Background: This is a predicted structure of a 1182-nucleotide part of an RNA (large-subunit ribosomal RNA, half B) from Choricystis parasitica. NCBI's taxonomy places the organism under Eukaryota, Viridiplantae, core chlorophytes, Trebouxiophyceae, Choricystis. Its Rfam family is "Bacterial large subunit ribosomal RNA". Gene Ontology terms of the family: structural constituent of ribosome and ribosome.
[in-house]
Context: one part of a larger RNA
RNA sequence: CUACGUUGAAGGAACUCGGCAAAUUUCCUCCGUAACUUCGGGAAAAGGAGGGCCUUUCUUUUUAGGAAGGCGGCACAACACGGGGGUGGCGACUGUUUACUAAAAACACAGGACUCUGCAAAAUCGAAAGAUGACGUAUAGGGUCUGACGCCUGCCCAGUGCUGGAAACUUCAGGGGAGAGGUGCCCAUAGAAUUUCUAUGGAAGCUUUGAACCGCAGGUCCAGUGAACGGCGGCCGUAACUCUGACGGUCCUAAGGUAGCGAAAUUCCUUGUCGAAUAAUUGUCGACCCGCAUGAAUGGCGUCACGACUGCCCCACUGUCUCCAACGUAGACUCAGUGAAAUUGAAUUCUCCGUGCAGAUGCGGAGUUCUCGAAAAAAGACGGUAAGACCCUAGCACCUUUACUAUAAUCUAUCAUUGACAACUUUCAAAAAUUGUGCAGGAUAGGUGGGAGACUCUAAGUCAACCUUGAGAUACCACCCUUUUUUUGAAAGUCGUCUCAUCUCUUUAUAUCUGAGAGACAGUGAUCGAUGGGUAGUUUCAUUGGGGCGAUGGUUUCCUAAAGAGUAACGGAAGCGCGCGAAGGUAAACUCAAACUGGUCGGAAAUCAGUUGUAGAGCGUAAUAGUAUAAGUUUGCCUGACUGCAAGACCCACAAGUCGAGCAGAGACGAAAGUCGGCUAUAGUGACCCGGGAGUCCUGUGUGGAAAGGCUCUCGCUUAACGGAUCAAAGGUACGCUAGGGAUAACAGGCUAAUGACUCCCAAGAGCCCAUAUCGACGGAGUCGUUUGGCACCUCGAUGUCGACUCAUCGCAUCCUGGAGUUGAAGAAGAUUCCAAGGGUUCGGCUGUUCGCCGAUGAAAGCGGUACGUGAGUUGGGUUUAGUGCGUUGAGAAACAGUACGGAUCCUAUCUUUUUCGAGUGCAUAUGGAUUUUAUAUCCAGGAAAACUGAGAGAAACAUUCUUUUGUACGAGAGGACCGAGAAUGGUGAACCUCUAGUCUACCAGUUGUCGUGCCAACGGCAAGAACGCUGGGUCGCUACGUUCAAAUCAAAGAACCGCUGAAGGCCUCUAAAGCGGGAAAUUGUGUCUCAAAACAAGUUUCGUACCUCGUAGAAGACCACUACGAAAUAGGCGAAGUGUGGAAGAAUCGUAAGAUUUGAAGCUAAUUCGUACUAAUGUGG
Repeated sequence: CUACGUUGAAGGAACUCGGCAAAUUUCCUCCGUAACUUCGGGAAAAGGAGGGCCUUUCUUUUUAGGAAGGCGGCACAACACGGGGGUGGCGACUGUUUACUAAAAACACAGGACUCUGCAAAAUCGAAAGAUGACGUAUAGGGUCUGACGCCUGCCCAGUGCUGGAAACUUCAGGGGAGAGGUGCCCAUAGAAUUUCUAUGGAAGCUUUGAACCGCAGGUCCAGUGAACGGCGGCCGUAACUCUGACGGUCCUAAGGUAGCGAAAUUCCUUGUCGAAUAAUUGUCGACCCGCAUGAAUGGCGUCACGACUGCCCCACUGUCUCCAACGUAGACUCAGUGAAAUUGAAUUCUCCGUGCAGAUGCGGAGUUCUCGAAAAAAGACGGUAAGACCCUAGCACCUUUACUAUAAUCUAUCAUUGACAACUUUCAAAAAUUGUGCAGGAUAGGUGGGAGACUCUAAGUCAACCUUGAGAUACCACCCUUUUUUUGAAAGUCGUCUCAUCUCUUUAUAUCUGAGAGACAGUGAUCGAUGGGUAGUUUCAUUGGGGCGAUGGUUUCCUAAAGAGUAACGGAAGCGCGCGAAGGUAAACUCAAACUGGUCGGAAAUCAGUUGUAGAGCGUAAUAGUAUAAGUUUGCCUGACUGCAAGACCCACAAGUCGAGCAGAGACGAAAGUCGGCUAUAGUGACCCGGGAGUCCUGUGUGGAAAGGCUCUCGCUUAACGGAUCAAAGGUACGCUAGGGAUAACAGGCUAAUGACUCCCAAGAGCCCAUAUCGACGGAGUCGUUUGGCACCUCGAUGUCGACUCAUCGCAUCCUGGAGUUGAAGAAGAUUCCAAGGGUUCGGCUGUUCGCCGAUGAAAGCGGUACGUGAGUUGGGUUUAGUGCGUUGAGAAACAGUACGGAUCCUAUCUUUUUCGAGUGCAUAUGGAUUUUAUAUCCAGGAAAACUGAGAGAAACAUUCUUUUGUACGAGAGGACCGAGAAUGGUGAACCUCUAGUCUACCAGUUGUCGUGCCAACGGCAAGAACGCUGGGUCGCUACGUUCAAAUCAAAGAACCGCUGAAGGCCUCUAAAGCGGGAAAUUGUGUCUCAAAACAAGUUUCGUACCUCGUAGAAGACCACUACGAAAUAGGCGAAGUGUGGAAGAAUCGUAAGAUUUGAAGCUAAUUCGUACUAAUGUGG
């Protein structure tokens, strides 16, 4: 010193984030017990009294209890053993939880509600079989939300979900098959140079493709639904003071927040305002309502009881504190034994100033410093530990979702397993029948062909022919077209019935039968569409004075750009993502803007005339360059806004981009020369792939074709992150992880000094007057490195961050104290300025606070630096991990310099540094000796002890009040001094223990329970723990709350300032003139206290033989050291005294007993004092 214990004067929470920790309380009996209440509680509420022992007696609660009397003690539950109360928040409660930082307000809970589920149940697990649900059956089971109880639970169905609906629209596979394409008969037609070739067309078959139409679920659509996800407004005006706004107007909405509560676990501003409590309250309670951003089962508001929850207050209590002290035990320290660890480039490991990758033991300069240890302390070694968790870069992992893409699952349709029958509807085929009206024509002419007759009837027959009409002519026969009907067959659909597939149940050995039910459905398989964060794989750009938010990303013009070109920045300014068949070509002609003058309506400005007019206009479009010989304006004719090329240049990584004479063709204009391959120039844009259109001398997978491809022209990209990763892609992480980065942020340092702080200059003005007693605008010049910043230089293989505590140290721009000047200084008190850093610079309330506000003192309650000093010194309240709530944001995961409750602080010190204590060695001289090269040479030998001096180093240095001078100077008065003298006090420090006070672990006494010494008596042990059972006292010692003392003086130099003499400058002047003075708590010296010959210049004096080891010890001490003694009072013992305790044991006497009295100021008595050699200080060695 630490840990754990014990005790504590006076005060009693003043400590602190917070009564943390500790203390108090504690058992039993009796009395007594509030608000509130769900009537059970609250309640052991609170609060009060008693409790031992002895004797007698009473009582059927008899191992107990009562009564009466007596006895002792400080204390009789003697141990074990709740502190209590008031009032908020949250959660009803008992329970559960992050094994290892969170026990909670989180979870659960009984109760409430919604919703699904009719049993082969829903739901769940599984590939399935099968199982759970359940051997249960809607009073049951699953899911979700809420969370006892009480009072309640408002409005909104527009969005998103869910449920229902089916008229319409949309729609997959499938059905359907209008049509289109290809090929193509030794086919047709045409042509030619005719055994053949070419062109066109093309039956059947085969083939490629394919429209309408039919087509489920789903979607659109229409409704319902909030104890589904969720949501629940602005603006303006208005009442007879003012304020407010019952009232009115208007806009918007799906609806505009009802009851309740409200600065709240929710309130930013905010420490809101008022009240209560306090001396004082950022906290607390009660109100108010301006609710940033309350609000009704994401439940609202209350509420008894309950809570190791979380606030506030009070009582009691205390070492939490003022302010610490003593004691005990275990460590620490010493010795003996045993014996780790991290760490470690190597070390011969100082300070200051500077320098330097910007904070040096190691570099430069200066200073300091004999060598080696022990115990301590932690300021530094950017100390150790852990390849920083914050931040950024890159990656990963989980999580979310209306990211993208898939997918399990579910729903749907088709087909298969899959059968019978009936009815109806539709379609098709066959058969039979039926139907057919332009005008004209006998009249209802289906078409074509045949045909002069047909009709069994022989007739006065009918129909044709004939005639006429007409595009077409009728009888009769044949083949057909169209319409309709019937029958038969086939197919499809709808709705039913059936049983034979199939399934289930019953029964049974979970076998076959039988029986019952369902039934071509279901189930299963294949395909199809829908739904699908349930699951999975991935994506989620870059630049960036860190990152994010914002902005930007291609291209044109100018400046920056430094007179060739080129040239960066999140430098400064503007544009583009087109336009125009004329705004193009050509030929010809013309000249603008503006001003002035004149002129009908007519004005400032219209059109007209004149003059001046190098461009001050115009040129589609930004700017620049250009431009009147026009590129500007106008007119005529036109389409060169052409086809095929292209020498050569510019630019240039590439890819791209730009200019271009000239040649050929066909043209426009012009008399011609000639000009014309868009526009005065520079922007108006996009590679490759893929796909479409037009053309084509190309290729054509045995051949011929075709399909398909190529080539030329052309179309489709805000591929705008614009050299374009894919056809197709967003977020969260505080649960996080990895690789890296001081290439890059947060702290600190560094540089800078905009900002900040301070100073100065000028002096408009304020100050009655008067710039400068005081204040000082507009401006200007600096200093500092305390603010906020900028930069990103050391550190990301770690430099721990706010505040408090502790301990400080420095600066001065001084808060007090000291000395001065000025004053709008009478005195007193002030204001302001100068000098001055010696010392000092308070305690509380609130808050995590620094700060700040407040209370009370005081001479004053200074400002700053020191890694915003100080976490290998403490704390951990705040910030800043993981849990959780509220408000708000977000669809969500989640988020918030918003808020609230909870939440782990390691290190044995090697070096430097600091403090304390030791050990060792040491020069030179006198003198002696030796050596030689004979010298101020070298070497060797060569004292113990004691006392001093003091170079040097440090400590200290304070202030107030009162009295007196003096009620004096001053002042009208009120008031009221300087200078000087004296006393006291506060603070600080040191020493000490006489007093007071604390402690004093066995010094005395008391006492409980129990055990032991055989018993009585008397003693002893234990009473949590290594540790006085508890209680009352207490010596030495150690201590403070106690006592005593201290900061005295003198001098030098000298600051501001005040002066003397005195010129320069005939005066004046304290003098950046010579000369001479005064002058401060600061400086220096002296003085006071402490250290100090290791002060290497190693000092002085005295003395003349010891010192150590060892032993006995110590008011000395970690060890070592120091001190006393070893024949002497060193220690012990003994004797006496003192001190403390408080009346021993034994005996006697009294009492029934507990017990009392006497013997007797008794007995005992640590550390104290005096005395006394009885014991031990022996022996040996250096």